[in-house]
Context: one part of a larger RNA
RNA sequence: GGACGAACGCUGGCGGCGUGCCUCACACAUGCAAGUCGAACGGGGAUAUAUUGAAAGCUUGCUUUUGAUAUAUCCUAGUGGCGAACGGGUGAGUAACACGUGAGCAACCUGCCCGACAAACCGGGAUAACAGCGGGAAACUGCUGCUAAUACCGGAUACACCAGGUAUGGCGCAUGCUGUAUCUGGGAAAGGGUUUACCGAUGUCGGAUGGGCUCGCGUCCCAUUAGCUAGUUGGUGAGGUAACGGCUCACCAAGGCGACGAUGGGUAGCUGGUCUGAGAGGACGAUCAGCCACACUGGAACUGAGACACGGUCCAGACUCCUACGGGAGGCAGCAGUGGGGAAUCUUGCACAAUGGGCGAAAGCCUGAUGCAGCGACGCCGCGUGGAGGAUGAAGGCCUUCGGGUCGUAAACUCCUGUCUGGGGGGAUGAACACUGACAGUACCCCCGGAGGAAGCCCCGGCUAACUACGUGCCAGCAGCCGCGGUAAUACGUAGGGGGCGAGCGUUGUCC
Numbered sequence: 001g002g003a004c005g006a007a008c009g010c011u012g013g014c015g016g017c018g019u020g021c022c023u024c025a026c027a028c029a030u031g032c033a034a035g036u037c038g039a040a041c042g043g044g045g046a047u048a049u050a051u052u053g054a055a056a057g058c059u060u061g062c063u064u065u066u067g068a069u070a071u072a073u074c075c076u077a078g079u080g081g082c083g084a085a086c087g088g089g090u091g092a093g094u095a096a097c098a099c100g101u102g103a104g105c106a107a108c109c110u111g112c113c114c115g116a117c118a119a120a121c122c123g124g125g126a127u128a129a130c131a132g133c134g135g136g137a138a139a140c141u142g143c144u145g146c147u148a149a150u151a152c153c154g155g156a157u158a159c160a161c162c163a164g165g166u167a168u169g170g171c172g173c174a175u176g177c178u179g180u181a182u183c184u185g186g187g188a189a190a191g192g193g194u195u196u197a198c199c200g201a202u203g204u205c206g207g208a209u210g211g212g213c214u215c216g217c218g219u220c221c222c223a224u225u226a227g228c229u230a231g232u233u234g235g236u237g238a239g240g241u242a243a244c245g246g247c248u249c250a251c252c253a254a255g256g257c258g259a260c261g262a263u264g265g266g267u268a269g270c271u272g273g274u275c276u277g278a279g280a281g282g283a284c285g286a287u288c289a290g291c292c293a294c295a296c297u298g299g300a301a302c303u304g305a306g307a308c309a310c311g312g313u314c315c316a317g318a319c320u321c322c323u324a325c326g327g328g329a330g331g332c333a334g335c336a337g338u339g340g341g342g343a344a345u346c347u348u349g350c351a352c353a354a355u356g357g358g359c360g361a362a363a364g365c366c367u368g369a370u371g372c373a374g375c376g377a378c379g380c381c382g383c384g385u386g387g388a389g390g391a392u393g394a395a396g397g398c399c400u401u402c403g404g405g406u407c408g409u410a411a412a413c414u415c416c417u418g419u420c421u422g423g424g425g426g427g428a429u430g431a432a433c434a435c436u437g438a439c440a441g442u443a444c445c446c447c448c449g450g451a452g453g454a455a456g457c458c459c460c461g462g463c464u465a466a467c468u469a470c471g472u473g474c475c476a477g478c479a480g481c482c483g484c485g486g487u488a489a490u491a492c493g494u495a496g497g498g499g500g501c502g503a504g505c506g507u508u509g510u511c512c
Base pairs, nucleotide, nucleotide: 001512002511003510004509006508007507008506009505010504013383014382015381016380017379018378019376020375021341026339027338028337030336031335032334035082036081037080040079041078043076044075045074046073047072048071049070050069051068052067053066054065055064056063057062058061089294090293091292099218100217101216102215103214104213105212108211109210113207114206115205116204117203118202121155122154123153124152130145131144132143133142134141135140161186162185163184164183165182166181167180168179169178170177171176191199192198220266221265222264227257228256229255232254233253234252235251236250237249238248239247269291270290271289272288273284274283275282276281296317297316298315299314300313319330320329321328322327347373349372350371351370355369356367357366358365359364386416387415388414389413396407397406398405399404420453422448423447424446425445426444430439456501457500458499459498460497461482462481463480467496468495469494470493471492477484478483
């Protein structure tokens, strides 16, 4: 000198764009953050219309009430499907194939999506809802009975599918890979719909996307850590997995790693990048993006294409809450917000209008993702606090050799201007696609008013740009270093003047 997610002191007009718990991965009141589909299904409810039964009133063919059936529209607790594994947060752990980069899988999976081929036949038994009867303070739950499905189950059929066998061809990268023919055995489906568009269901092959695994290289400090290791290293067999593998197990062998730093200890999420520097390098890893890990602490599996699952389940623990003392409930490192810690870090806001996501045929619903607004000079950038004229160099302050000098064209005063500001009027783009704009009556445009409402901070001994007076008298104090102060202090304090930067200026901390 530059930089900062900064803080502190003094000061503070406006706008744009960013950015904001770095500390206690501390504890959390309250609200919201993941639902959706009635075009999968049976019920329940509301409304309307039609038919019809009963009752009442009577103007004897109408009104009212009530029940049944049918149709239509709407709502939805439950069964079922898809989603909830995304999106959002945090950085605790992790020195590791975690990450980065480059390869490999002849050892793998992939819902929804796309392409192709084939096929969807016949049956069955339940169960929630509901009804009835119970238990419990509650959370919730038991028994009996009824019922539906794109829920569940059995059978049929079936290919290039799966398992095994035979024959034969091609190829390679060691195990092997792949094609054809044939035999045996095995394996599938679901319907809905304005009825015809279409949406779904099944098998197989291929694609796309997303993932899993393996390997080479790279990735902090300590040797005042030198030896470490029994599933340890390898083999055989088995189990397990989507898949290779001590991944697990039985048996067998005795190996494996290490000064090219094993093991141990400390520290740490990694990267694209960021800061600095001419570069080489050094330091860092906030925001944004990719990957990883975690979700009160520890452990476990279930469901599923996908989890060992932040707003799922079970067990244990700590903590908090409810209780009728028998028993229950909870998990903000989601968005706001509270307490605490701290030098220190925001609103319990608006909207789904846009972008994106989930569900749905769609209308649409949900979305604290997101888009916006609010707060903070926290940062960067831009603008303003007026412009021109104006000497009798006014008053006043300060200094003075008492002549004057200086603040100083500075002010007053005159003439202007209208950025920002205040008032009034108009008023978007963002919307595609008919409707539809939170932001927002915002940006922007026009008119009006009036210099009015808008300047401070640090420094002035040398380094280092800027000097005098008074006060103080080794006191009070200053100070980054050298050093100032003990009676003439340009170094302390105040004033005048000056220098620097400017809505900021200084200080502190950290990095280069």